[in-house]
Order: sequence, then structure tokens, then C1' cells
RNA sequence: GCUUUGAUAGUGUAGCCCGGUAAUCACACUGGCCUUUCAAGCCAGUAACGCGGGUCCGAAUCCCGCUCAGAGCA
Repeated sequence: GCUUUGAUAGUGUAGCCCGGUAAUCACACUGGCCUUUCAAGCCAGUAACGCGGGUCCGAAUCCCGCUCAGAGCA
């Protein structure tokens, strides 16, 4: 340099091909219930689409560029 895969709450992860409600689930954290207390359990809540641009009524999803990380080739 070329090819290819990936980047989503504090952590892990689904959703992307095939665009559409308030972005899924688990753990974590906060509050409540329960309990003599703690843990467990139950209920509620907090928190995220790598960056920039384009297309579109509408983009995590499609297109272009960039950054970072992994793999392969030279």
C1' cells in the first nucleotide's frame, strides 16, 4: 500500500442484509417492596449507536470520506 472484519449505556450483547413507536437483553448502579437484618427474589428508574458528510418524509441500519482495533496479502 491492497483486501477484509469490527466500533451500540459503566461492562458484555441483540438489532444492520430487508430504513419506521420511547434502540433489546443480562450484569452493574439508584430508589421502593419483602425480611429482625443482609443476601436472594419482585417492581420502578438511570445510562449508549466511533467522527464528519450525503440520500430520504424518516438513518444504528443505505452511500462516501476519516479515525481506531483485529486478520490476511505484498
Notes
Model confidence (mean pLDDT): 82 of 100. The RNA shown here (transfer RNA) has 74 nucleotides and comes from an archaeon. RNAcentral records the identical sequence in 2 taxa. Its Rfam family is "tRNA". The family's RNA type in Rfam is transfer RNA. The RNAcentral record of the sequence draws on ENA.